Context: one part of a larger RNA
């Protein structure tokens, strides 16, 4: 000098953008952050309709109440399917094939999405929901009777699927791979809306496309006051397990790995784009934003699922808190907010799903603290303003001398003329909206496309615009010995005091207190800390 997720004193007009618990991965009240789907399903608790009875007014067919009917919209809660493994937070473990980076997998998987090829036959037996009936303080469970499906289960038929056997093409560093062909055995399904065309589905195969998972070289922090360390250890053969390869796991066999190119042990630590600083080489850091990982009170296990060993699932055990009828139960903010506590320190218990994006739906829609807005903070960066031109009798005051006088404050003010940025007030007022849905048209490959037109805006009557008022609403903070731009007087008297080094102060202090002047920055300056 220069950066900062900074703090702390004074001080403070306004606008954009970007940040805001670096400490206790400490405890957490309260709402809320994952649903959706009646076009997959019995059904009807509630809500609207309609239809049928009562009954009460009378205008005799029309209105209220009341009951019945799941008839029809629609639908809580059962039963299904998809999501719930994304999003969204931490940075605690982790010196790791964890990360970067190249490469490889003939050792692998990949729901939804695409292309394409083929099929969807027949059949059963259950179970929640309701219904009765117990049990418990509750969370909640138990029994009986029946009953639905795109939910189970059986047969069937099946292709380029599996497996097994022979024959084999072309290739590969290889164990090896394996087009093509033969035989044998072994494997799918579901329907639902629509008057219909027809449209979502649904089995099984080849394939793409994403997304994964696994192997290596290189590379990645200190400490030798850490030197030896390892028994599933290191390697082989035969298995198991896995989507896959491997001591992964297991049973026999050999006896070996690694290490001074630093094992092993301790200590620290998420790792990268990337930021800072530096002419660079380099040294430092890894907040914000984006990528990988890890992790969800601690430790463990697994189950469903394509996908998790799963933050808002499940089960065990521990600690903590809470409910209790003491027999038992319930609960996890490192998801937005928001408390307590720690702390020098960090923000609203806010809108809205307009718009991007995500689930789910055939759609219309529902969710969605993701997201996109606002709200607090000078904590950063930027930009703008606190007026501008002229004004000398160099007015007064203060300050200062060599004091009838100068000097300076200083074109500064007063005074003329001008501006209206902002501010206050009044009026107008956006883009962000493309789509989809509803209507009408049109085209051709007949289920998509396309055109008109309706309709959607949280932020917002906000930005932004014009008019009116008037210089009117708006300057601190440090400093002034030397480094180091910037000086006198007073007052103090090794006192009180300053200090970042040198050093000042003991009676003329440019160094300490105050005035005045100055010098440098500027809505901010200065101080502490850290890092080049």
């Nucleotide at each position: 000098g220069g950066a900062u997720g900074a703090a702390c004193g004074c001080u403070a007009g306004c606008u954009a953008c970007a940040g805001g618990c670096u400490u206790a991965a400490c405890a957490c009240a309260u709402g809320c952050a994952a649903g959706u789907c009646g076009c997959g399903g019995g059904g009807c608790a509630g809500c609207a309709u309609c239809a049928g009875g009562u009954u009460a007014g009378c205008u005799u067919g029309c209105u209220a109440a009341c009951c019945u009917g799941g008839a029809u919209g629609g639908c809580g809660a059962c039963c299904g399917g998809c999501g719930c493994a994304c999003g969204g937070g931490u940075g605690a473990g982790u010196a790791a094939c964890g990360c970067g980076u190249a490469u490889c997998c003939a050792a692998c998987c990949u729901g939804c999405c695409c292309u394409c090829c083929a099929c969807c036959a027949g059949g059963g037996g259950a179970u929640a929901g309701c219904c009765c009936c117990g049990c418990g303080a509750a969370a909640g469970c138990g029994g009986g009777a029946g009953u639905a499906a795109u939910g189970c289960c059986c047969u069937a038929u099946g292709c380029c699927c599996u497996c097994a056997c022979g024959c084999a093409a072309c290739g590969u560093c290889a164990u090896c791979a394996g087009c093509g062909c033969g035989u044998g055995a072994g494997g799918a399904a579901a329907g639902g809306a629509g008057c219909g065309a027809u449209c979502c589905g649904g089995u099984g195969g080849c394939g793409g496309a994403u997304g994964g998972g696994g192997a290596u070289g290189c590379g990645u922090c200190u400490g030798a006051u850490u030197a030896g360390g390892c028994a599933g250890u290191a390697g082989g053969c035969g298995g198991g397990g896995c989507a896959a390869c491997g001591g992964c796991c297991c049973a026999c066999c050999u006896a070996g790995c690694c290490g001074a190119c630093g094992a092993u042990c301790a200590g620290u630590a998420g790792g990268g784009g990337u930021u800072c600083u530096g002419a660079g080489a380099g040294g430092a850091a890894g907040g914000u934003c984006c990528c990988c990982c890890a992790c969800a009170u601690u430790g463990g296990a697994a189950c469903u699922g394509a996908g998790a060993c799963a933050c808002g699932g499940u089960c065990c055990a521990a600690a903590c808190u809470c409910c209790u009828a003491c027999g038992g139960g319930a609960g996890g903010c490192a998801g937005c907010a928001g408390u307590g506590a720690g702390g020098a320190a960090u923000a609203u218990u806010g809108g809205u799903c307009a718009a991007u994006g995500g689930a789910c739906g055939a759609g219309a829609g529902u969710c969605u603290g993701a997201a996109c807005c606002a709200g607090c903070c000078a904590a950063g960066u930027a930009g703008c303003g606190u007026g501008a031109a002229g004004g000398a009798u160099g007015a007064c005051u203060g300050c200062c001398c060599u004091a009838u006088g100068g000097g300076u404050u200083g074109u500064a003010a007063a005074c003329u003329u001008c501006u209206u940025u902002u501010a206050u007030a009044a009026g107008g007022g956006a883009a962000u909206a493309a789509a989809g849905u509803g209507a009408g048209g049109g085209a051709c490959g007949u289920g998509u496309c396309c055109c008109u037109u309706u309709u959607u805006g949280u932020a917002u009557g906000u930005a932004c615009c014009u008019u009116a008022u008037g210089a009117a609403u708006a300057a601190g903070g440090a400093u002034c010995g030397g480094c180091u731009a910037a000086c006198u007087c007073c007052g103090u008297g090794c006192c009180a005091g300053c200090a970042g080094c040198c050093g000042c102060g003991g009676u003329a202090a440019u160094a300490c207190g105050g005035a005045g002047g100055a010098u440098c920055c500027a809505a901010g300056c200065g101080u502490u800390a850290u890092c080049c």

Small-subunit ribosomal RNA, 5' domain from Acinetobacter sp., 532 nucleotides, folded computationally. Lineage of the source: Bacteria > Pseudomonadati > Pseudomonadota > Gammaproteobacteria > Acinetobacter.